A computed fold for a 73-nucleotide RNA from a Thermoplasmatota archaeon, annotated as transfer RNA.
The sequence was found in a public genome assembly.
The coordinates come from a structure-prediction model, not an experiment, and the mean pLDDT is 82.
[in-house]
RNA sequence: GCCGUCGUAGCUCAGCAGGUGGAGCACCCGGCUGUUAACCGGGCGGUCAUCGGUUCGAAUCCGAUCGACGGCG
Numbered sequence: 001g002c003c004g005u006c007g008u009a010g011c012u013c014a015g016c017a018g019g020u021g022g023a024g025c026a027c028c029c030g031g032c033u034g035u036u037a038a039c040c041g042g043g044c045g046g047u048c049a050u051c052g053g054u055u056c057g058a059a060u061c062c063g064a065u066c067g068a069c070g071g072c073g
Stems, first nucleotide, its partner, number of pairs: 001072007010025004019056001027043005049065005
C1' cells in the first nucleotide's frame, strides 16, 4: 500500500432479507436471613465509532473517515 472482519449499556455479547434498541454480569432499591453471601422481585443505564447519503422510516443498506484485529505484498 491492497483486501477482509469488527466497533451496540460500566463489562461480555445478542439483535443485520429496514418498522418501538435487548440479555447476562456490575450498580441501586426491596424481599428472604440473627448478619453477610447466595437466592427471589423490581429499577437505573445507549446521540448503536464519527460524518454524510438512500428511504415515509436506518443499529441494519450505500459512501467517506477514525479505531481494533487478521491476510497478502